Context: one part of a larger RNA
RNA sequence: CAACGAACGCUGGCGGCGUGCUUAACACAUGCAAGUCGAACGCGAAAGUUACCUUCGGGUAAUGAGUAGAGUGGCGCACGGGUGAGUAACGCGUAAGUAAUCUACCCUUGUAUUUGGGAUAACCCACCGAAAGGUGUGCUAAUACCGGAUACGUUGAUUUUUACGUAGGUAAGAAUAAAGAAAGAUGGCCUCUUCAUGAAAGCUAUUGUACAAGGAGGAGCUUGCGUACCAUUAGCUAGUUGGUAGGGUAACGGCCUACCAAGGCGACGAUGGUUAGCGGGUCUGAGAGGAUGAUCCGCCACACUGGAACUGGAACACGGACCAGACUCCUACGGGAGGCAGCAGUGAGGAAUAUUGCGCAAUGGGGGAAACCCUGACGCAGCGACGCCGCGUGGAUGAUGAAGGCCUUAGGGUCGUAAAAUCCUGUCAGAUGGGAAGAAACCUGUAUAAGUUAAUACCUUAUACACUUGACGGUACCAUCAGAGGAAGCACCGGCUAACUCCGUGCCAGCAGCCGCGGUAAUACGGAGGGUGCAAGCGUUGUUC
Numbered sequence: 001c002a003a004c005g006a007a008c009g010c011u012g013g014c015g016g017c018g019u020g021c022u023u024a025a026c027a028c029a030u031g032c033a034a035g036u037c038g039a040a041c042g043c044g045a046a047a048g049u050u051a052c053c054u055u056c057g058g059g060u061a062a063u064g065a066g067u068a069g070a071g072u073g074g075c076g077c078a079c080g081g082g083u084g085a086g087u088a089a090c091g092c093g094u095a096a097g098u099a100a101u102c103u104a105c106c107c108u109u110g111u112a113u114u115u116g117g118g119a120u121a122a123c124c125c126a127c128c129g130a131a132a133g134g135u136g137u138g139c140u141a142a143u144a145c146c147g148g149a150u151a152c153g154u155u156g157a158u159u160u161u162u163a164c165g166u167a168g169g170u171a172a173g174a175a176u177a178a179a180g181a182a183a184g185a186u187g188g189c190c191u192c193u194u195c196a197u198g199a200a201a202g203c204u205a206u207u208g209u210a211c212a213a214g215g216a217g218g219a220g221c222u223u224g225c226g227u228a229c230c231a232u233u234a235g236c237u238a239g240u241u242g243g244u245a246g247g248g249u250a251a252c253g254g255c256c257u258a259c260c261a262a263g264g265c266g267a268c269g270a271u272g273g274u275u276a277g278c279g280g281g282u283c284u285g286a287g288a289g290g291a292u293g294a295u296c297c298g299c300c301a302c303a304c305u306g307g308a309a310c311u312g313g314a315a316c317a318c319g320g321a322c323c324a325g326a327c328u329c330c331u332a333c334g335g336g337a338g339g340c341a342g343c344a345g346u347g348a349g350g351a352a353u354a355u356u357g358c359g360c361a362a363u364g365g366g367g368g369a370a371a372c373c374c375u376g377a378c379g380c381a382g383c384g385a386c387g388c389c390g391c392g393u394g395g396a397u398g399a400u401g402a403a404g405g406c407c408u409u410a411g412g413g414u415c416g417u418a419a420a421a422u423c424c425u426g427u428c429a430g431a432u433g434g435g436a437a438g439a440a441a442c443c444u445g446u447a448u449a450a451g452u453u454a455a456u457a458c459c460u461u462a463u464a465c466a467c468u469u470g471a472c473g474g475u476a477c478c479a480u481c482a483g484a485g486g487a488a489g490c491a492c493c494g495g496c497u498a499a500c501u502c503c504g505u506g507c508c509a510g511c512a513g514c515c516g517c518g519g520u521a522a523u524a525c526g527g528a529g530g531g532u533g534c535a536a537g538c539g540u541u542g543u544u545c
Base pairs, nucleotide, nucleotide: 002544003543004542006541007540008539009538010537013391014390015389016388017387018386019384020383021349026347027346028345030344031343032342035075036074037073040072041071043069048063049062050061051060052059053058082302083301084300091227092226093225094224095223096222097221098220101219102218103217106215107214108213109212110211111210112209113208114148115147116146117145123138125136126135127134128133154179155178157176158175159174160173161172162171163170164169184207185206186205187204188203189202193200194199195198228274229273230272235265236264237263240262241261242260243259244258245257246256247255277299278298279297280296281292282291283290284289304325305324306323307322327338328337329336330335355381357380358379359378363377364375365374366373367372394424395423396422397421404415405414406413407412428486430481431480432479433478434477444466445465446464447463448462449461450460451459489534490533491532492531493530494515495514496513500529501528502527503526504525510517511516
């Protein structure tokens, strides 16, 4: 010089785009952050309104409404979002392997979707408890649960053939006897079947379900190499190292168990200690390198602390459950409730870091056939000169070189075309009006065509047309109006280093990055005038190169 998630001092007009707890992984009031499906299923209100009855207290019926609602069930909750405590490690990066593996949803292909059963929540009744919540009797449904049948060929077992492989073995095929599945829902129709105005047990379309094969994406595991400092850490290790057998896992393996052997690691740094999430990147530098790991992207780890599990395709699960602990809260003292390192916000800590905002309009995600619902992801707005970039604070003319300040050799010089004055302009800010701009296409409806079909239903696909939807926001932008009006500071001026004089002070007060300055003529302290540099910033401090 450059840089920064910066802070501090002085100052501060506007806009765009970014960015904002680096400290206490400290504690958290309050609200929101994960739901959805009635086209899986059984139940099922109330207020209100109307009518009737009435002993005028009320009752009944209809509607509200098969709505609200809770419940069973399915999918999701393992994504998205946060943080960096731990971790020096196959954690990460890179390159391979898996002949040692798994994979819900999605896509493609094939086959099937058969026949039965018993429960249970909700609900009713009874009861316990302050509450949180719980117990018992009885009723009921399913795509919930459990049997039977079947088996495209799936799995494992035995036998066997061929091909391939460095080996363990792998791939393809054959035989034997075993084991293993399912669930329906919705729309339409009468061609076939059954009943016969029409319907379903029939047909059909869509979707779901089961099995199998493949794909895509994802995940697990293994390995080569690389990955901080200390030797003022030199020896470490008993499931330790290996084998056999068994268990366990989706899967190899001391992963675990029993037995056997005595191994294994280490100066090419084991073990121990300290520090630390890693990478893409970022900063600097001509490069090599050095430093760093905010924002954004990938991976990992964690979710008050510790532990062990359930469900599930996947978790040992941030807003699930269990146990223990610390802390906080409620309590009728018997017992219960909680977890912001999600978004806001509060206290504390600190030099220091924002709103308890708007919206699902867009993008993306979950559920659903869809309408749609949910979404503090996200899109926006708010605050902060925190950073980068852009714009403005006026332009032209104007010499009696005015007044005034400062200096002076007292002649003058300088601030200085600077001001005043004259003539203009109109960016930004302000006011008024326009602007439903762009961001927006989905969805839905209609028509046409094709496919399916018995069919001109229905459904699917394609095309065309129509309709609807904006948080930002009356924002951007445009036009008009007025009028130079509202908008400049900060640091420095001894040398390094661009920029000099006067006054005050007198080794005092003070300055200072280094050299150093100040003891009576200080360009170095303080003030003034002038100048230099940068400019809505300028300096200082910290840190890195």